FMN riboswitch aptamer (RFN element) from Agrococcus terreus, 128 nucleotides, folded computationally. NCBI's taxonomy places the organism under Bacteria, Actinomycetota, Actinomycetes, Micrococcales, Agrococcus. The prediction has a mean pLDDT of 84.

[in-house]
RNA sequence: CAACGUGCCCGGGGUCAGUGCAAGUCUGAACCGGCGGUGAGAGUCCGCGACCCGAUCGGGGAUCCGAUCGGUUGAGCUGGUGGAAUUCCAGCACCGACGGUGAGAGUCCGGAUGGGAGGCGCACGUGG
Repeated sequence: CAACGUGCCCGGGGUCAGUGCAAGUCUGAACCGGCGGUGAGAGUCCGCGACCCGAUCGGGGAUCCGAUCGGUUGAGCUGGUGGAAUUCCAGCACCGACGGUGAGAGUCCGGAUGGGAGGCGCACGUGG
């Protein structure tokens, strides 16, 4: 010091007011944006994860849990600069699972002290 292996660590954000019997859900104005990639930096380009559905296998059985595979899964344009940007600048937009909740949820509560894409994070070992 590249690679590989083992173990550990890290790994999601967001509000005020008004109306009203009641709303952080409506109205008004705000605020938030996982991970990898991409000749230049991304919520809206490409891909991944999670949630959801199905199949198979395993766990004594199960409507429960886990693994693997498959499926579904939202949203952006214009102009400018430039060798190069739907990523920067300017402008105007748009999107946001499921269940719950005296009124309808991206922001409240819940599954979640969970899981995970991943990490120029750490240590040790093999090797040079």